The RNA shown here (transfer RNA) has 73 nucleotides and comes from an archaeon.
[in-house]
RNA sequence: GCCUCAGUAGCUCAGCUAGCAGAGCGACUGCUUCGUAAGCAGUAGGUCGUGGGUGCAAAUCCCCCCUGAGGCU
Numbered sequence: 001g002c003c004u005c006a007g008u009a010g011c012u013c014a015g016c017u018a019g020c021a022g023a024g025c026g027a028c029u030g031c032u033u034c035g036u037a038a039g040c041a042g043u044a045g046g047u048c049g050u051g052g053g054u055g056c057a058a059a060u061c062c063c064c065c066c067u068g069a070g071g072c073u
Base pairs, nucleotide, nucleotide: 001072002071003070004069005068006067007066010025011024012023013022019056027043028042029041030040031039049065051063052062053061
C1' cells in the first nucleotide's frame, strides 16, 4: 500500500431484509433476612465510532474519514 471483518447501554453482544433501539451480566431501589449473600419484583442508563448523501422515514443503504482485529505484499 491492497483486501476482509468489526465499532450499538458500564461490560459481552443481538438487531443490519429501512418502519417504536433490545437481551444477558453489572448498577440502583423495593420485598424477603437479626444482617449479608442468594432469590423475587421494579427503575435508571444510548447523539447506534465521526462527517456527509439517498429517501416520507436510516443503527440498517451509499460515500469520506477515525479506531481495532485478521490476511496479502

The prediction has a mean pLDDT of 83. It matches the Rfam family "tRNA". The family's RNA type in Rfam is transfer RNA. Rfam describes the family as follows. Transfer RNA (tRNA) molecules are approximately 80 nucleotides in length.